Small-subunit ribosomal RNA, 5' domain from an uncultured bacterium, 522 nucleotides, folded computationally.

Context: one part of a larger RNA
RNA sequence: GGAUGAACGCUAGCGGGAGGCCUAACACAUGCAAGUCGAGGGGUAACAUUGUCUUCGGACAGAUGACGACCGGCGCACGGGUGCGUAACGCGUAUGCAACCUACCUCUAACAGGGAGAUAGCCCAGAGAAAUUUGGAUUAAUACCCCAUAGUAUUAUAAUAUCGCAUGAUAUAAUAAUUAAAGAUUUAUCGGUUAGAGAUGGGCAUGCGUGACAUUAGCUAGAUGGAGAGGUAACGGCUCCCCAUGGCAACGAUGUCUAGGGGUUCUGAGAGGAUGAUCCCCCACACUGGUACUGAGACACGGACCAGACUCCUACGGGAGGCAGCAGUGAGGAAUAUUGGUCAAUGGGCGCAAGCCUGAACCAGCCAUCCCGCGUGAAGGAAGAAGGUUCUAUGGAUUGUAAACUUCUUUUAUAUACCAAGAAUAGUUUCUACGUGUAGGAAUAUGACGGUAGUAUAUGAAUAAGCAUCGGCUAACUCCGUGCCAGCAGCCGCGGUAAUACGGAGGAUGCGAGCGUUAUCC
Numbered sequence: 001g002g003a004u005g006a007a008c009g010c011u012a013g014c015g016g017g018a019g020g021c022c023u024a025a026c027a028c029a030u031g032c033a034a035g036u037c038g039a040g041g042g043g044u045a046a047c048a049u050u051g052u053c054u055u056c057g058g059a060c061a062g063a064u065g066a067c068g069a070c071c072g073g074c075g076c077a078c079g080g081g082u083g084c085g086u087a088a089c090g091c092g093u094a095u096g097c098a099a100c101c102u103a104c105c106u107c108u109a110a111c112a113g114g115g116a117g118a119u120a121g122c123c124c125a126g127a128g129a130a131a132u133u134u135g136g137a138u139u140a141a142u143a144c145c146c147c148a149u150a151g152u153a154u155u156a157u158a159a160u161a162u163c164g165c166a167u168g169a170u171a172u173a174a175u176a177a178u179u180a181a182a183g184a185u186u187u188a189u190c191g192g193u194u195a196g197a198g199a200u201g202g203g204c205a206u207g208c209g210u211g212a213c214a215u216u217a218g219c220u221a222g223a224u225g226g227a228g229a230g231g232u233a234a235c236g237g238c239u240c241c242c243c244a245u246g247g248c249a250a251c252g253a254u255g256u257c258u259a260g261g262g263g264u265u266c267u268g269a270g271a272g273g274a275u276g277a278u279c280c281c282c283c284a285c286a287c288u289g290g291u292a293c294u295g296a297g298a299c300a301c302g303g304a305c306c307a308g309a310c311u312c313c314u315a316c317g318g319g320a321g322g323c324a325g326c327a328g329u330g331a332g333g334a335a336u337a338u339u340g341g342u343c344a345a346u347g348g349g350c351g352c353a354a355g356c357c358u359g360a361a362c363c364a365g366c367c368a369u370c371c372c373g374c375g376u377g378a379a380g381g382a383a384g385a386a387g388g389u390u391c392u393a394u395g396g397a398u399u400g401u402a403a404a405c406u407u408c409u410u411u412u413a414u415a416u417a418c419c420a421a422g423a424a425u426a427g428u429u430u431c432u433a434c435g436u437g438u439a440g441g442a443a444u445a446u447g448a449c450g451g452u453a454g455u456a457u458a459u460g461a462a463u464a465a466g467c468a469u470c471g472g473c474u475a476a477c478u479c480c481g482u483g484c485c486a487g488c489a490g491c492c493g494c495g496g497u498a499a500u501a502c503g504g505a506g507g508a509u510g511c512g513a514g515c516g517u518u519a520u521c522c
Stems, first nucleotide, its partner, number of pairs: 001522004006518005013374006019367002021332001026330003030327003035074003040071002043067002047065003050061004081285003090210008100202002105198007113147003123136005153178005159172005183190003211257003218248003223245004228240003260282004265274003287308005310321004338364001340363003346360001347358004377408004387399002390397002414458005422449001427444007466511005471492003477506005487494002
C1' cells in the first nucleotide's frame, strides 16, 4: 500500500448493487416450512344445493356440488440447513466395470382372459387421566391372492458356431424349474403388464495429487493371500469354514494434533504466500449412540425401533418431544437482521385439468457492513467589513471572495398529478384447418413487489459536513497553559519554566458521508 462476513470511537443527506451468529453441532416458548389425487375405492363428519315430510321449530335422503377421517396411488431420498466428524479413494484429476442398479420420462414390440378370499372405514361392545388400544359383526378397490396365456424373460445343465488379453461374451436350438396385468369416465383421453433400447441419476474399482510433528519407529491376526460357500444390484475377507504366513514401513508405516475438499477469494511484477464467508460442485451430519423396515432410491432433518442425557404432561399406572428449515427467544460473545408479504414470475410435488401445497423462490423490513454513483449550490462580489481567548515589530498580518450583497440554478428532500416493464410460447372460452400428433386466429382473466420505479409540475438556497493529523519518518505552525507533573507514543523519542511532540486556541494539511483505531492476511 492492498484486503476483510469484521468490531470499537466520533460523525451522518440520498439512491443503486451486494452481504449480514466467524463464538455454544448450546438449550429452545409460539407459528409456519410436504403434500396431493373423488378421473382408484367404500363412503358422508362439516358446509352448500335440491327433493320429500312437517307439529313450521325442524327432520330425513349421498340425490348433487363438494369432502373430514379411512383404504389405495405417487411424492415425502428433491428442495432447505449446518460443518460435528473425516488426513480418507473424502475431495481434485485421469480412467475403468468382461462385476452393477436406475421410479417418473422418451422410443420400439407384444399383451390385458377367468376366479377367489380378506381388511380399514362405518356399526356394536369394552379398557385407559391421556397417548392410545382390545374384541365382535359387516363392506370396497388401480389393495392382496390364485389359475390361464407368452418363439418373452430369469435360473440350472450339457452342446455347436463366432468373437475376446483371461475369468468370459454373443447367437442357435434342447431339457427342467419359476414368473404378468387394472381399470377410470369425460369417449378420446389418462392409466396397467412384459421385454428391449435411450436418457438421467447413482453404486463399485484403479493410477496420481491433496496438512503438522521423528521430542511418534516399528505396526498388523480377518491381519496378507489362496480354494470353497454364503451374501449383495454388483466385484471383493464383505462374512464364514479350511489352508498358507503373509502385508505395511525412513520414498515416513503406526501414533498424536489440526482440518470438511474443490472451483475460488485476497495479495504479489511473477514465482509464491494466505484463504475456503456469500455463489456453484462433491462429501458428512440431523439431541448422543446403535439398528433395520418400507421403497426404484434411505439405513431416512420435520419416518420407525432400542439404549442414553435433557425438557414437558400425569389421575403416579404411564406417556410426549428434538429449529445444524424460515422467523423468533434465552445463553455465549467485540459482534451479525423481521415471530413481514405473495405464490405474480422461476422451479418443485400431486392431479387429465381447473387447481391445491411450496419460509424453495421472488419481494419488502432492519444495519454506512462493503462497493459504486449523486448532493450539501453556481457565477459575480474588496469597504479586503465587522468579529476572533488569533498573531503582531502596534504600522499591520491572518481568517478571506470567505461572508454580506447582486444575479442564476433546483439534483436531492417536500407536495401534487399521471403511471410502468417484469405477462406468455402458459390458463379459460371460442373459431378454423387436420387422418393423427397438433397448428393457427379471436376474445378474455391473472402483479406480492406497488401507486413502487419512472415522468411532469410547483416552491425556494431552500433540507444536508465531519473525522483524523500538523517533531522526523509524513502533507501541514504559532500563541497560551503545564513544568520529568499531567500526559503523549507505530518507531526514534517528547515533558525537569521560553514544549512546532502534553492540554486548549487560532491557523494549516489529508480524506470526505465518512474518518480514525484495533484485529487478521499478503